[in-house]
């Protein structure tokens, strides 16, 4: 500099055909136990990388920029 992936809750990832954002881990609260740990039960936690665009409606769809990661060129 060119191509192609990834970007969603704190982590790891799901989200089909555009129509109410979601699992499991961790967190917190209770419960249970002589305490812990396990194990039950409940909560809270996002503006889906920014920034615009179609569209009644966008996490999906189009631009274009960010930042990771892989190839491929260039220079050395």
């Nucleotide at each position: 500099u060119g191509g192609a992936g990834u970007g969603u809750a704190g982590c790891u990832c799901a989200g089909u055909c555009g129509g109410c954002a979601g699992a499991g881990c961790a967190a917190g609260u209770g419960g249970c136990u002589g305490u812990u740990a396990a194990c039950c039960a409940c909560u809270g936690g996002g503006u889906c990388g920014g920034c615009g665009g179609u569209u009644c409606g966008a996490g999906c769809c189009c631009g274009u920029c960010c930042a990771c990661u892989c190839c491929a060129g260039c220079c050395a």